[in-house]
Molecule: FMN riboswitch aptamer (RFN element)
RNA sequence: GAUUAACUUUGGGGGUUGGUGAAAAUCCACAUCGGCGGUAAAGUCCGCGCGCUUAGGCUGAACGGGUGAAAUUCCCGUACCGACGGUAUAGUCCGGAUGAGAAAAGGUAAUC
Repeated sequence: GAUUAACUUUGGGGGUUGGUGAAAAUCCACAUCGGCGGUAAAGUCCGCGCGCUUAGGCUGAACGGGUGAAAUUCCCGUACCGACGGUAUAGUCCGGAUGAGAAAAGGUAAUC
C1' cells in the first nucleotide's frame, strides 16, 4: 500500500411575510430549502438512499444562451419537483423519528 472482517463516530435543509376567510406557516401572492456516490462543481444527467409494495418490483422535476479541451454540473435567463398520517388542501408546521439510512471519516485485527 491492497483486500477482507468486525467496531467507533458522523450522517437533511427550509415562512410567527402579506391577502382572503369563522378557521390556512396547508388556498392565493411573495419568500425560501436541496441527502450520498459518479462525472468540469448537479434537487431536475447516471446510480444509490429515503418512501411505497402484492416482495416481482414501483418511485418527482429543465430548457434556452454563454465560456471552455471538457459542463443537461459553472455563468446569465426563464421554468419545474418534493413520501405517509394529522389539520382549511402542507417540500417549509405537528407526528412516526432521541428512528432508519446511502455514504464519509477513523483506528483495530487477519492475509498478501